[in-house]
RNA sequence: UCUCUAAUAGCUCAGCCGGUAGAGCAAGUGGCUGUUAACCACUUGGUCGUUGGUUCAAGUCCAACUUAGGGAG
Numbered sequence: 001u002c003u004c005u006a007a008u009a010g011c012u013c014a015g016c017c018g019g020u021a022g023a024g025c026a027a028g029u030g031g032c033u034g035u036u037a038a039c040c041a042c043u044u045g046g047u048c049g050u051u052g053g054u055u056c057a058a059g060u061c062c063a064a065c066u067u068a069g070g071g072a073g
Base pairs, nucleotide, nucleotide: 001072002071003070004069005068006067007066010025011024012023013022019056027043028042029041030040031039049065050064051063052062053061
């Protein structure tokens, strides 16, 4: 220098053919228990890396950039 992949909740990750964003863990509240743990129920938590573009509508498609990782020279 070129090329490929990834970036979504505090963490690990789903998200199909473009149609209002989810799970597990964690955290909070309550239940249960003599207490803790475990278990059960509920709740909180997101500018979907950034900036533009396409579209009635973008996490998803396109472009550039940023960061991380792999490959080629």
Transfer RNA from Pelagomonas calceolata, 73 nucleotides, folded computationally. RNAcentral holds the sequence, with entries from Rfam. Its mean pLDDT, the model's own confidence on a scale to 100, is 80. Its Rfam family is "tRNA". By type it is a transfer RNA.